This is a predicted structure of a 73-nucleotide RNA (transfer RNA) from uncultured Butyrivibrio sp. It was read from a public genome assembly.
RNA sequence: GCUGUUGUAGCUCAGUUGGAAGAGCAACGGUCUCUUAUACCGAAGGUCGUGGGUUCGAGCCCCACCAACAGCA
Numbered sequence: 001g002c003u004g005u006u007g008u009a010g011c012u013c014a015g016u017u018g019g020a021a022g023a024g025c026a027a028c029g030g031u032c033u034c035u036u037a038u039a040c041c042g043a044a045g046g047u048c049g050u051g052g053g054u055u056c057g058a059g060c061c062c063c064a065c066c067a068a069c070a071g072c073a
Stems, first nucleotide, its partner, number of pairs: 001072007010025004019056001028042004049065005
């Protein structure tokens, strides 16, 4: 330098064919307990890597860029 894969909550990951974002864990609050832990319940937490484009509508499609990893040279 070229090619490919990945990028979504603090962490690990879903999200299939475009109809508008979820789970588990962690942390927080509550119940229980003398207290802690366990268990149970609850709420919160996201400009979906960045910027454009297409579309009535984009996590999903197109383009460029950034980062990590792998391969080729």